[in-house]
Context: one part of a larger RNA
RNA sequence: CGUUGGAAUAUUGAGGAGAUCUGGCUCCAGUACGAGAGGACCGGGUUGGACGAACCGCUAGUGUACCAGUUGUACUGCCAAGUGCACCGCUGGGUAGCUAUGUUCGGAACGGAUAAGCACUGAAAGCAUCUAAGUGCGAAGUCGACUCCAAGAUGAGUAUUCCUUAUUAGGGUCGUGGAAGAUUACCACGUUGAUAGGCUAUAGGUCGAAGUGUGGCAACAUGCGUAGCCGAGUAGUACUAAUUACC
Numbered sequence: 001c002g003u004u005g006g007a008a009u010a011u012u013g014a015g016g017a018g019a020u021c022u023g024g025c026u027c028c029a030g031u032a033c034g035a036g037a038g039g040a041c042c043g044g045g046u047u048g049g050a051c052g053a054a055c056c057g058c059u060a061g062u063g064u065a066c067c068a069g070u071u072g073u074a075c076u077g078c079c080a081a082g083u084g085c086a087c088c089g090c091u092g093g094g095u096a097g098c099u100a101u102g103u104u105c106g107g108a109a110c111g112g113a114u115a116a117g118c119a120c121u122g123a124a125a126g127c128a129u130c131u132a133a134g135u136g137c138g139a140a141g142u143c144g145a146c147u148c149c150a151a152g153a154u155g156a157g158u159a160u161u162c163c164u165u166a167u168u169a170g171g172g173u174c175g176u177g178g179a180a181g182a183u184u185a186c187c188a189c190g191u192u193g194a195u196a197g198g199c200u201a202u203a204g205g206u207c208g209a210a211g212u213g214u215g216g217c218a219a220c221a222u223g224c225g226u227a228g229c230c231g232a233g234u235a236g237u238a239c240u241a242a243u244u245a246c247c
Stems, first nucleotide, its partner, number of pairs: 001152001005163007015149004021049007033038001051106005059100004066093005071086006110144003117137004171247003174190005195241003198237005204230003211224005
């Protein structure tokens, strides 16, 4: 832009894409079969491999604005306490998020028409014959069924609701943001407000802060102390920013 008034919501499915895998064990049953050795079909149960999807409660990884320890050096006048730089200086841990090595799930079952094949009825050809007319069964294959997309399917579909013949319905610009995202788009919110930040509480992480007391010559240890500090999580709270307005 189109779909022939505008919009919101819910849909149909022409068509398209994906998936389609397979092993072991066990029961039937040491049965059928077979002199024996050996050893099933059919059907049921169970457990794997590879592949795929989703997710992060568990395990594991990352986690460069979290916590702690520690080396060298410079600085804050000095002590103490800190900060900068050195690959995030190095080392030990680690929330959220993102992940797999982790967890859960999937292939199924069923139906239609068939292939090779097996048959029924049956003539030509008084017999016989699956075939010539007619009929049945029959595969990981085929068409459905399963999952996803889908009315630009210009053949532009359908249903419900709302507003309307002139500025309405609705949308956008702008702002706060997002498990959405390159941008755009999408989604939430914009004071009639919990959208983000801050603050409070808390989950969780780190592991016992500074200061001071005590013990020790000291390094250091220990009490006050379930300490201190803290990014993304959860809940609350208008303190800050989402103003006014315009198209």